[in-house]
RNA sequence: GGAGCCGGACGGGUCAGCGCUGCGGGCAUUUUGCCCGGAGAGGAAAGUCCGGGCUCCACAGGGCGGAACGCUGGGUAACCCCCAGGGGGAGCGAUCCCCGGAAAGCGCAACAGAAAGCAAACCGCCAUUGUUAAAAUGGUAAGGGUGAAACGGUGGUGUAAAAGACCACCGGUUGCCAUGGCGACAUGGCAAGCCAGGCAAACCCCGUUCGGAGCAAGACCAAAUAGGAGAGCGGCAAUCCGGCCCGGAUUGCUCUCGGGUAGGUUGCUUGAGGUUAUGAGUAAUUAUAACCCUAGAGGAAUGCUGACCACCCCGCCAAGCGCGGGGAACAGAACCCGGCUUACAGUCCGGCUCCCUUU
RNA sequence: GUGGGUGUAGCUCAACAGGUUAGAGCACUGGGUUGUGGCCCCAGAGGCUGUGGGUUCGAGUCCCAUCACUCACCCCA
Numbered sequence: 001g002g003a004g005c006c007g008g009a010c011g012g013g014u015c016a017g018c019g020c021u022g023c024g025g026g027c028a029u030u031u032u033g034c035c036c037g038g039a040g041a042g043g044a045a046a047g048u049c050c051g052g053g054c055u056c057c058a059c060a061g062g063g064c065g066g067a068a069c070g071c072u073g074g075g076u077a078a079c080c081c082c083c084a085g086g087g088g089g090a091g092c093g094a095u096c097c098c099c100g101g102a103a104a105g106c107g108c109a110a111c112a113g114a115a116a117g118c119a120a121a122c123c124g125c126c127a128u129u130g131u132u133a134a135a136a137u138g139g140u141a142a143g144g145g146u147g148a149a150a151c152g153g154u155g156g157u158g159u160a161a162a163a164g165a166c167c168a169c170c171g172g173u174u175g176c177c178a179u180g181g182c183g184a185c186a187u188g189g190c191a192a193g194c195c196a197g198g199c200a201a202a203c204c205c206c207g208u209u210c211g212g213a214g215c216a217a218g219a220c221c222a223a224a225u226a227g228g229a230g231a232g233c234g235g236c237a238a239u240c241c242g243g244c245c246c247g248g249a250u251u252g253c254u255c256u257c258g259g260g261u262a263g264g265u266u267g268c269u270u271g272a273g274g275u276u277a278u279g280a281g282u283a284a285u286u287a288u289a290a291c292c293c294u295a296g297a298g299g300a301a302u303g304c305u306g307a308c309c310a311c312c313c314c315g316c317c318a319a320g321c322g323c324g325g326g327g328a329a330c331a332g333a334a335c336c337c338g339g340c341u342u343a344c345a346g347u348c349c350g351g352c353u354c355c356c357u358u359u
Numbered sequence: 360g361u362g363g364g365u366g367u368a369g370c371u372c373a374a375c376a377g378g379u380u381a382g383a384g385c386a387c388u389g390g391g392u393u394g395u396g397g398c399c400c401c402a403g404a405g406g407c408u409g410u411g412g413g414u415u416c417g418a419g420u421c422c423c424a425u426c427a428c429u430c431a432c433c434c435c436a
Stems, first nucleotide, its partner, number of pairs: 001355010012309007020040002023037006042330001046341002049339005054214004061246004066210005071085005086099005100205002105203001107199002122144002124140006152170006171195002173192008218266004228257006237251004258435003273292008311327006360432007369385004378416001387403005409425005
């Protein structure tokens, strides 16, 4: 100097003017209005993909079914999350990706190929019959060809020809033992010719977890209409209860038509909250102390304009960090948190790897 | 906001626990038939199965992410 990997922070600033929505104070007041003060979107508020809090259904029950997850240890309120480690794969590397079981069962594998999961004979090789040839029967998985995939590799023994059929070495698997580790697992030794294929993001098996609905939950007040019509089911029933059975509670439930309202208060924002310091821990995280309060709308506020500065681009130029013009992403709270994923103009910081050059 | 569902030719639908080159009807194009048009007959074109990844030898189908469309919700109850 070039190429790349990982992590973190930010997401324009100041001033003035005009508005919008809550809150506090004051004045007037029937709703409400005016004045002053102070507050007012995000890193993802998003997708709604997971996990919880909270509320109601019964206190959340039992069995079957169903769903989700899946190496080990830890963190957490919990997790399909995070941290640390193990094994496998990709990459020169920083680093990234994947993760129970296929020697339980039932299955699947198109086309090609002789044969697709248990052995199997198309060509080839060998033996026998056959005078020869053609051919038939038998043996053979070394060689050929097909395929995504063809049942370890090399050398030898052996044989009619061959083959783990047998032997040596190498590789793998399984079992046992020892050592290290909490563990996944690793290393070493011994034994066994054991050589066992793929798919579980099809069914399935094993293990763990899960009751349902959701702030349009729920509570209170107020208003209106026809507490209306028809059909169906029904106390051996129906609903709560999304599949079934048991059990519990309640006494009607479902559909169609018709009619009515388009309101208020609450839930509502102080919370697994934030910042700083110290301690524990490799880390995720956690303990203690001090300090801080930081949107709460409801067809839904959080905006617009101007000036200056900062950033980027273009043009002019008398060349001065001058003048003029333009640009600035993804997106917008809706009960609240913890994650994941996805979108994002541009800026900054930290750690690391590889290559080239120079010393 | 919450909870569901669906994406395949221009339109309406198929595709067996994943298998070769995704089919059918209408519509479209060309030809034939007819004096002309329609009906009819023959032939043809038109699809990366919404998009992007993954699992698999192989994906319309299975898994994940994303995009678009769509349905339901209050009271009488």

Two RNAs folded together computationally: RNase P RNA and transfer RNA, 436 nucleotides in total. It holds a member of the Rfam family "Bacterial RNase P class A". About the family: Ribonuclease P (RNase P) is a ubiquitous endoribonuclease, found in archaea, bacteria and eukarya as well as chloroplasts and mitochondria. Rfam links the family to the GO terms dimeric ribonuclease P complex, ribonuclease P activity and tRNA processing. By type it is a ribozyme. Its mean pLDDT, the model's own confidence on a scale to 100, is 79.